[in-house]
Context: one part of a larger RNA
RNA sequence: UGACGGGGACCCGCACAAGCGGUGGAUGAUGUGGUUUAAUUGAUGCAACGCGAAAAACCUUACCCGCUCUUGACAUGUUGGAAUCCCGCAGAGAUGUGGGAGUGCCUUUCAGGAACCGAAACACAGGUGUUGCAUGGCUGUCGUCAGCUCGUGUCGUGAGAUGUUGGGUUAAGUCCCGCAACGAGCGCAACCCUUGUCGUUAGUUGCCAGCAUUUAGUUGGGCACUUUAACGAAACUGCCCGGUGACAAACCGGAGGAAGGUGAGGACGACGUCAAGUCAUCAUGGCCCUUAUGAGCGGGGCUACACACGUCAUACAAUGGCCGGUACAAUGGGCAGCCAACCUGCAAAGGGGAGCGAAUCUCAAAAAGCCGGUCGUAGUCCGGAUCGCGGUCUGCAACUCGACCGCGUGAAGUCGGAAUCGCUAGUAAUCGCGGAUCAGCAUGUCGCGGUGAAUACGUUCCCGGGUCUUGUACA
Numbered sequence: 001u002g003a004c005g006g007g008g009a010c011c012c013g014c015a016c017a018a019g020c021g022g023u024g025g026a027u028g029a030u031g032u033g034g035u036u037u038a039a040u041u042g043a044u045g046c047a048a049c050g051c052g053a054a055a056a057a058c059c060u061u062a063c064c065c066g067c068u069c070u071u072g073a074c075a076u077g078u079u080g081g082a083a084u085c086c087c088g089c090a091g092a093g094a095u096g097u098g099g100g101a102g103u104g105c106c107u108u109u110c111a112g113g114a115a116c117c118g119a120a121a122c123a124c125a126g127g128u129g130u131u132g133c134a135u136g137g138c139u140g141u142c143g144u145c146a147g148c149u150c151g152u153g154u155c156g157u158g159a160g161a162u163g164u165u166g167g168g169u170u171a172a173g174u175c176c177c178g179c180a181a182c183g184a185g186c187g188c189a190a191c192c193c194u195u196g197u198c199g200u201u202a203g204u205u206g207c208c209a210g211c212a213u214u215u216a217g218u219u220g221g222g223c224a225c226u227u228u229a230a231c232g233a234a235a236c237u238g239c240c241c242g243g244u245g246a247c248a249a250a251c252c253g254g255a256g257g258a259a260g261g262u263g264a265g266g267a268c269g270a271c272g273u274c275a276a277g278u279c280a281u282c283a284u285g286g287c288c289c290u291u292a293u294g295a296g297c298g299g300g301g302c303u304a305c306a307c308a309c310g311u312c313a314u315a316c317a318a319u320g321g322c323c324g325g326u327a328c329a330a331u332g333g334g335c336a337g338c339c340a341a342c343c344u345g346c347a348a349a350g351g352g353g354a355g356c357g358a359a360u361c362u363c364a365a366a367a368a369g370c371c372g373g374u375c376g377u378a379g380u381c382c383g384g385a386u387c388g389c390g391g392u393c394u395g396c397a398a399c400u401c402g403a404c405c406g407c408g409u410g411a412a413g414u415c416g417g418a419a420u421c422g423c424u425a426g427u428a429a430u431c432g433c434g435g436a437u438c439a440g441c442a443u444g445u446c447g448c449g450g451u452g453a454a455u456a457c458g459u460u461c462c463c464g465g466g467u468c469u470u471g472u473a474c475a
Base pairs, nucleotide, nucleotide: 001475002474003472004471005470007469008468009467010466011465012464013463015459016458019423020422021421022420023419026314027313028312029311030310031309032308033307034305035304042051063300064299065298066297067296068295069294072124076123077122078119079118080117081116084101085100086099087098088097089096090095105113106112107111126289127288129287130286131285135283136282137278138277139276140274142272147186148185149184150183151182152181153162154161155160166177167176168175192266193265194264195263197233198232199231200230201229202228203227206223207222208221211220212219236260240254241253242252243251244250316416320375321374322373323372324371325370326369332363333362334361337356338355342351343350344349382413387408388407389406390405391404392403393402429451430450431449432448433447434446435445
C1' cells in the first nucleotide's frame, strides 16, 4: 500500500421488512446429470442447465454401420474441349457404362478472356482433429457500482503519501465550502433514439365537423379533427413564491404547466477482476492426420429411459366450465408470397379465383370484457395426460421421428414439506396478437397492445456493494 475480520461509523440496492403472484407436490414440454447404445462435441456456483441451436424426418450432422474416391468436394498453375440437354442399363445411392442432340458470350490485334467440363504428374488442397493455460477478435461478470488514474508541486531516507481526506449535499469523485496543493484525463451527467404537450409545413392509399349522397367515408366535396413524418417550441430548481441551511451547494412545500425536480423507457458499461467463456462463427502460432482424423453416398443415431435436478406450459375449478349473442387494439409480415368474396366438408382442409410488391389488397377472428342461458361442489358438464380408430396438410419420403382435425377413451391432480424466486406503476398479475427461424413443425424466444392491483413503518437482522477508520503472525 492492499486484502481480510462472526471490528467500528456512515450510506445504498426488491437486500430485508410491508404486500401480490409463483417454484418446490401432479401431468406434459424442454434442457442437463446419470444410465443405456454401434452411435457426437461444447457450456457447470452466482455469471452452465427453453444455453450455442432464430426450427435434428433426409439435408442440417460434426457421431455410428455399410458401400465408395485418392491432386481429391474446394483453390492456383499446364493442357484439351463450349456449356448443356434427352434416353437406356447395373446399383440402396454415390457411382460405373452406352447411345443421341448441340456449338454459344466478350474484346476482336484471329489469338486471348469469362464461366463450365475432362485429363496427367507434382507442388499442394483438406481437417467441426488438439491446445481458449500460446493468441487476436467478440462476450459474460462484479456493475450503470462510483469509482480508477496522471502531470507539476510539496512531505517522507524509502516503499509511498498528498490531491481523491474533512464539513454539508447528491442518483453520482454531483455540486458547494474548507484545505500543500494546483490542474487534467477515463468514468458520472449531457449530447443520440423512442414516448408524453403544442405549433409550422404537407393531404394520398389516411381522416369526416358541417353540406349533399349511399348497403358501406361509398361518392361529390373538404383538410377542421384524427393520423402520418420532417422541422421547431417546451422543463432550466428557472431573475416565480414561502420555509430550512454557513449569506453556499442543496433540500422541503407551493404556483404555473401536457409534463417537476434525472418526466418515463432505451442505447451507452471507466481502470480492472475471474489464466471466466469461445481454436465448433471467424482469424491464428505450435502439435497431429495425409489411399485418411480428408471427400461422396445409403441407412441409422443426436428423439433411448429404473431415476435425479433446472426452466416453463396446463390444471386442480363457480372471480369458474360450456352454449348463444355482441363490442374495443397495437406491433408487424406478404410474389416460389399474403390470399378476399363465394361453394363443399362437423372439422383440419379442399375448390375457387378478385385484389395486393401493399396507410389502397390480404394475414385478421383480437382475447380477456359485456348481455342472456345452463351446470350446483361432485374427481364433476373441473382437468386434460394416455391410448384406439378414421382423416387433412407439408414434403422424394412422416416406421424409427412432424403438425393439425373428428369420434371414442378420460390418468394424475382437491392449491403443494423443508426450502426458494420475481416484482415499487401502466409495474406485478392476467388476456390475446405479431415477427424471426421456417417446405412442414413453438408451451421457447423477440416484440405488440387490452384489462389492471396491493404494499413500502423502517434499516435491528440476512445477501451484495461503496466511503472513512481500526486490528493483523496474510501478500